RNA sequence: CGACAGUUUCAGGGCAGGGUGAAAUUCCCGAUUGGCGGUAACAGUCCGCGACCCGCGAUGAGCGGUUGAUUCGGUGAAAGUCCGAGGCCAACGGUGACAGUCCGGAUGGAAGAAACGAGGU
Repeated sequence: CGACAGUUUCAGGGCAGGGUGAAAUUCCCGAUUGGCGGUAACAGUCCGCGACCCGCGAUGAGCGGUUGAUUCGGUGAAAGUCCGAGGCCAACGGUGACAGUCCGGAUGGAAGAAACGAGGU
C1' cells in the first nucleotide's frame, strides 16, 4: 500500500388548477415524480440489481421464480445516457368511484454508498 472479517451512519420522489358526480388527489382536462451499480459521455424506459409479488422451507435463515416502458433529428472520437421534439412505463392491500402521486404493511426491509477498521497475509 492492497484485500478481507467486523462496526457505525446513510439509503425514493410526486396531482397546482379545473370538469362530471351523492361520492373521485382514483374517472376526464391538466399538473407532476424517477432507487442502486454498470456503460467510450450525464440513463425511469440499454445491461444488471433492489423493492413488491409467488413458490419451497418452519411463519425464520436461505433457495428458486415472476416482474414495466423509446422513437426521430442534432453534436461528437465516443451518447438508446447530452441537446431538440414527440411517446411510453410505474408492485400489493385499502377506499362512498377505477390510484406511479392519497392511506397502509413500513418507526420495516434492501440494492448499494460513505466512514472506521484489530488480527492475519
Overview
Predicted 3D model of a 121-nucleotide RNA (FMN riboswitch aptamer (RFN element)). The coordinates come from a structure-prediction model, not an experiment, and the mean pLDDT is 81. It was read from a public genome assembly, where an Rfam model found it. Rfam family: FMN riboswitch aptamer (RFN element). Rfam links the family to the GO term FMN binding.